[in-house]
Context: one part of a larger RNA
RNA sequence: GAAUGUUUAAGGAACUCUGCAAAAUAGCUCUGCAACUUAGGAAGAAGGAGUAAUUAUGUUCUCUAAAAGGAAAGUAAUUGGCACGAAGUGGAAGCAGCGACUGUUUAAUAAAAACACAAAACAAUGCGAAGUUGGCAAAAUGAAGAAUAUUGUUUGAUACCUGCCCGGCUCUGCUCUGCGAAAAGGAGAUGUUUAAAAAGCUUCGAAUAUAACCAUCAGAAAACGGCGGCUGUAACUCUGACGGUCCUAAGGUAGCGUAAUCCGUUGUCAGGUAAGUUCUGACUAGUAUGAAAGGUAUAACGCCUGCUUUACUGUCUUAAACGUUUUUUUA
Numbered sequence: 001g002a003a004u005g006u007u008u009a010a011g012g013a014a015c016u017c018u019g020c021a022a023a024a025u026a027g028c029u030c031u032g033c034a035a036c037u038u039a040g041g042a043a044g045a046a047g048g049a050g051u052a053a054u055u056a057u058g059u060u061c062u063c064u065a066a067a068a069g070g071a072a073a074g075u076a077a078u079u080g081g082c083a084c085g086a087a088g089u090g091g092a093a094g095c096a097g098c099g100a101c102u103g104u105u106u107a108a109u110a111a112a113a114a115c116a117c118a119a120a121a122c123a124a125u126g127c128g129a130a131g132u133u134g135g136c137a138a139a140a141u142g143a144a145g146a147a148u149a150u151u152g153u154u155u156g157a158u159a160c161c162u163g164c165c166c167g168g169c170u171c172u173g174c175u176c177u178g179c180g181a182a183a184a185g186g187a188g189a190u191g192u193u194u195a196a197a198a199a200g201c202u203u204c205g206a207a208u209a210u211a212a213c214c215a216u217c218a219g220a221a222a223a224c225g226g227c228g229g230c231u232g233u234a235a236c237u238c239u240g241a242c243g244g245u246c247c248u249a250a251g252g253u254a255g256c257g258u259a260a261u262c263c264g265u266u267g268u269c270a271g272g273u274a275a276g277u278u279c280u281g282a283c284u285a286g287u288a289u290g291a292a293a294g295g296u297a298u299a300a301c302g303c304c305u306g307c308u309u310u311a312c313u314g315u316c317u318u319a320a321a322c323g324u325u326u327u328u329u330u331a
Stems, first nucleotide, its partner, number of pairs: 001326008010317002014315001019312001027051005036041001038157001052079006059072004091310007098302002103115002119155007131141002158297004163227003168224001170220004177215002184208001188204002191201002228246005255289001256286001267283005
C1' cells in the first nucleotide's frame, strides 16, 4: 500500500448519477390495524406490550375410584450477560410511470417496461384436412385428433370502450363482357411435277373456339394503411357557437395530453423545499397523441423506473484507533 473485518465524540444524506455500500429492523406470544379493493385481499399494514433461570405461593383446566402427575395464565422475592446469549432471522410509510399476475431471456458486461401468459379477434382447414419436414415416390407429422378441433397472424388479466374511410395496395368472390398463350382449327394462298391439268407432297396461314392473369363489378380495415385547407363573423379587446368557399375515399370521434410522445421547453399556474431543469395536480391545437402498432382507468404483484417522509447509520463534515491475510521497502 491492497484485501477483509471491529469501533467511534457532535451532527445525521450535508455524500453521490442514485442512501451505492454500511447501519438499522429481525424469533415467539398477546394486542391492534388505514386508504383503496376485482371483496379474495391490502396485512406481518402501521403502532404498542411481554419474554431467561431459581425459590415460594395461589387460581383455572385436564387426568384419576382417590391421589400423584400434566397444561395454561398469574403474584412475590433473588440472580443475571436481559427475546434468544451461536447460527439463522422483514426496516417501514406515501405519490406516480410501465407491465395485470406466477413464469422466461442475451451460458461469460443487459433480468427489463423485452418474451411468454390466461383471454380477445380475424383468417385457413370437411379429413388421404389445411399447415409442417424431407423426398423421384411411398411414407411421416398434424392425430390414434375431427370445426367447443388443428394451423397461421395480431392484441395481451379484468372494467369501460374500440369511432369515420374500400379511392390506393392486398385478399376474397362473381363470372355477363373486354384482353388473351400453346394445342386444336383450317378459309385462302405458295412452291414442286407436267405440253397443259388433276392428284400427291412442301411452305405460309385468316376466321372460329379458349385457361389463368389483368381489366370490369362487388365485398373485406381486430387486412397494409389513411383520418384537410383558405376566409368572414358577437357593442373594449380576445375568442369564434355561426356563415362562405375549395378539395377529398373519408377529413381524428370518445378519451388522454409538455407525456417513456422530435424541437420550441427549465411551457404557464398551483403544491412540496429557505432554495426544486426532477416529482405531483391542473391548464393545454398534440400541426409529430389517439382507439387490438389497441385507447383510457385499475386492486394485487415487481431484485423494474422517478419523487418524498420516517428510522438508521463513517456515504459525508473529517478523520482516528485496532485485528487478520498479503505485497513492497528498510534494519

Large-subunit ribosomal RNA, domain IV from Cantharellus appalachiensis, 331 nucleotides, folded computationally. NCBI's taxonomy places the organism under Eukaryota, Fungi, Agaricomycetes, Hydnaceae, Cantharellus. The full RNA is in RNAcentral, with records from SILVA. Model confidence (mean pLDDT): 83 of 100.